[in-house]
RNA sequence: CGAGCCGGCCGGGUGGCCGCGGUGCGCCUGAUCGGCAGAGCGAUCAGGCGGCUGAGGAAGGUCGGGGCUCCAUAGGGCAGGGUGCUGGCUAACGGCCAGUCGGGGUGACCCGCAGGACAGUGCCACAGAGAACAGACCGCCGAUGGCGGCGCUCCGGCGCCGCACAGGCAAGGGUGAAACGGUGCGGUAAGAGCGCACCAGCGCCCGGGGCAACCCGGGCGGCUCGGUAAACCCCACCCGGAGCAAGGCCAAGCAGGGGACGGGCUGCCCGCCCUAUGUCCCCAGGUAGGCCGCUUAGAUGGAUGGCCAUCCCGCCGGGCGACCGGCGGACAGAACCCCGCCUACAGGCCGGCUCGCCAC
Numbered sequence: 001c002g003a004g005c006c007g008g009c010c011g012g013g014u015g016g017c018c019g020c021g022g023u024g025c026g027c028c029u030g031a032u033c034g035g036c037a038g039a040g041c042g043a044u045c046a047g048g049c050g051g052c053u054g055a056g057g058a059a060g061g062u063c064g065g066g067g068c069u070c071c072a073u074a075g076g077g078c079a080g081g082g083u084g085c086u087g088g089c090u091a092a093c094g095g096c097c098a099g100u101c102g103g104g105g106u107g108a109c110c111c112g113c114a115g116g117a118c119a120g121u122g123c124c125a126c127a128g129a130g131a132a133c134a135g136a137c138c139g140c141c142g143a144u145g146g147c148g149g150c151g152c153u154c155c156g157g158c159g160c161c162g163c164a165c166a167g168g169c170a171a172g173g174g175u176g177a178a179a180c181g182g183u184g185c186g187g188u189a190a191g192a193g194c195g196c197a198c199c200a201g202c203g204c205c206c207g208g209g210g211c212a213a214c215c216c217g218g219g220c221g222g223c224u225c226g227g228u229a230a231a232c233c234c235c236a237c238c239c240g241g242a243g244c245a246a247g248g249c250c251a252a253g254c255a256g257g258g259g260a261c262g263g264g265c266u267g268c269c270c271g272c273c274c275u276a277u278g279u280c281c282c283c284a285g286g287u288a289g290g291c292c293g294c295u296u297a298g299a300u301g302g303a304u305g306g307c308c309a310u311c312c313c314g315c316c317g318g319g320c321g322a323c324c325g326g327c328g329g330a331c332a333g334a335a336c337c338c339c340g341c342c343u344a345c346a347g348g349c350c351g352g353c354u355c356g357c358c359a360c
Base pairs, nucleotide, nucleotide: 001356002355003354004353005352006351007350008349009348010347012311013310014309015308016307017306018305020054021053022052023051025050026049027048028047029046030045031044032043033042034041056331060342061341063340064339065338066337067336068243069242070241071240080239081238082237083236084235085099086098087097088096089095100114101112102111103110104109115234116233120232121231122228123227124226137173138172139169140168141167144166145165146163147162148161149160150159151158152157181199182198183197184196185195186194200224202221203220204219205218206217207216208215209214247292248291249290250289256283257282258281259280260279261278262274263273264272265271312329313328314327315326316325317324318323
């Protein structure tokens, strides 16, 4: 200098003018109610002025968890759903931190829905002969049996040559994502873990390290026992439902229940009946409505903004130049609160690290 990796942060500043929401703050005005001997008193509401205060790193998606609220709920199990390497953090989580294993990168570093496939069941397309305790298409063989020919014979057979009918083989070719270990030597009729050496893998045992996942080393074994659980399933752990339009309080009118006055039986009292009508009082549930829940922003048509000047950054044009002019500065906007995750984002700042080239 170039190309990258990781982490953290900002995401317009200042001033002026105008505007909007909130306010257990101060003052003023008005209305209503209460109260007083009286008042410039008290309460509520409305308005004005002033003071104070008013969006984000994601306020977003509403994906995970919790608080809070109501409903449900003896205890246990089944069903259903979720999570899934290990240790720790946390109120909790599918989150975070550190590590292990596997994969990628020259590297800094990144990625991983990472339990179990000797509990059982299923599936493995196409191609291919054969796809799970498999298979023989091409091919290889002629040891064995068979057949044919020739030769020999002590007539029992024997030897040689040939065929590839029975049969043997799985090395090589071919198919496939995957063909039941790889290389070499021996071996054989041809071959094959059939034998051996080394390597890979699996299982068991021992020693060492680590809390653990796991790692390192050694020995033995049969030689090899495929993949798939984002297929059923098995194992371990966890899980009640709905959500602030949750929910709570006050509560008009109409309707409802009770009572008194009232009317009738009757001239009066008691009693009984009617209350369809009127007046008054009481009652519970509860609608409209209001308040709370509600927050150092706290609305319920939902405020948090606009203009100007200047500074900053980028682009374009002009000028030799100092500079001048124009345009642009993202994603997005709280609605009960909190912890996370994911997604969007113009531009910029800081720190650490890696690789390559060059120079000293």